This is a predicted structure of a 348-nucleotide part of an RNA (small-subunit ribosomal RNA, central domain) from an uncultured bacterium. Its mean pLDDT, the model's own confidence on a scale to 100, is 82. The full RNA is in RNAcentral, with records from ENA. Rfam family: Bacterial small subunit ribosomal RNA.
Context: one part of a larger RNA
RNA sequence: UUGCGUUUAAAGGGUCCGUACGCGGGCUAAUAUCUCCUAUGUGAAGGCGCUCCUCUCAACUGAUCAACUGCCUUUGACACUGUUACUCUUGAGUGGUUGUGAAGUAUUUGGAAUGCGUAGUGUAGCGGUGAUAUGCUUAUAUAUUACACAGAACACCGAUGGCAAAGGCGUAUUACUGACAGUUACUUGACGCUGAUGGACGAGCGCGUGGGGAGCGAACAGGAUUAUAUACCCUGAUACUCCACGCUGUACACUAUGGAUACUAGUCUGUUUGGAUGCUCGACUGAGUGGCUCAGCUAACGUGAUCAGUAUCCCACCCUGCGGAGUACGCACGCAAGUGUGAAACUC
Numbered sequence: 001u002u003g004c005g006u007u008u009a010a011a012g013g014g015u016c017c018g019u020a021c022g023c024g025g026g027c028u029a030a031u032a033u034c035u036c037c038u039a040u041g042u043g044a045a046g047g048c049g050c051u052c053c054u055c056u057c058a059a060c061u062g063a064u065c066a067a068c069u070g071c072c073u074u075u076g077a078c079a080c081u082g083u084u085a086c087u088c089u090u091g092a093g094u095g096g097u098u099g100u101g102a103a104g105u106a107u108u109u110g111g112a113a114u115g116c117g118u119a120g121u122g123u124a125g126c127g128g129u130g131a132u133a134u135g136c137u138u139a140u141a142u143a144u145u146a147c148a149c150a151g152a153a154c155a156c157c158g159a160u161g162g163c164a165a166a167g168g169c170g171u172a173u174u175a176c177u178g179a180c181a182g183u184u185a186c187u188u189g190a191c192g193c194u195g196a197u198g199g200a201c202g203a204g205c206g207c208g209u210g211g212g213g214a215g216c217g218a219a220c221a222g223g224a225u226u227a228u229a230u231a232c233c234c235u236g237a238u239a240c241u242c243c244a245c246g247c248u249g250u251a252c253a254c255u256a257u258g259g260a261u262a263c264u265a266g267u268c269u270g271u272u273u274g275g276a277u278g279c280u281c282g283a284c285u286g287a288g289u290g291g292c293u294c295a296g297c298u299a300a301c302g303u304g305a306u307c308a309g310u311a312u313c314c315c316a317c318c319c320u321g322c323g324g325a326g327u328a329c330g331c332a333c334g335c336a337a338g339u340g341u342g343a344a345a346c347u348c
Stems, first nucleotide, its partner, number of pairs: 003319001005317002008300001012315001014201004022193002025088002028085004035077002039073001041071002049065001051063002091191001092188002094185007103177004108172001110154001114150002117147005125136002162169002206247006215241001220236004258314006266292001268291008296303002321348001323346001330341004
């Protein structure tokens, strides 16, 4: 480089935005870059191929033709590609209208539970376990009643329910903001798809500064268990978990399935949310979200209109094994922890 692949065998980037590149809807006209055709020239010799000659044959040598799929110039054609011009509405966008939802940010807010404090009642235990003990308790605990305070999380509803690009999102209210769907057509008229480099976002842990600290709880201490027990069990308990502002940039970041478009059985079966019709049930039509299944595909498992089917476009990554190794070195980023990129010797 050609070619083959990427759910599970090696292989889809965590997600989106977007630059370059690549690719791109219908009609008409022009052009002739592309494409096809005509002709001239050139395409060394040798070799290869066909036919033939000749060394007695063969090899070898020699001759003719062919071929040299190319290049330059040239004659035309105009279906495809490109370019230019005009135009169209179905792709894409915009407006109106009707809706949907744990989508986001910020402000307020509620009740239960837990813990602590104060006061009352009340008395000897409580707590914990397989059983104990450490622990708490006559300085009055546990239990119970009242009041006050603190922080964190939001029972029921709750659901193969919803929303969001992914990460993720669940008490209620208000403000601001984003998204999606239906319907309608006033409107723009291909404005589209993908996307290297790049940018933004990105669970949790961890880090920095300042707050906060109820419960939980790495580390740590003690008590048990045990032959041992740096554990499992128990009593405590610091960081952390929470908030604000920065950093880190990783996960089984998974549907292990990149994005976009079109098409291909189902009068099968649920569900969410619209529409119009009907109004008894239902059936119809969009957009999601599940189960089953025909064809097809697949190594099989399976998948199957939410495709792993039939096709087109673009990107990413991989295709010479297992280990060494996501290591070493270099470079970049980071406060650090580390992250990104990423070998080889050797080995079987």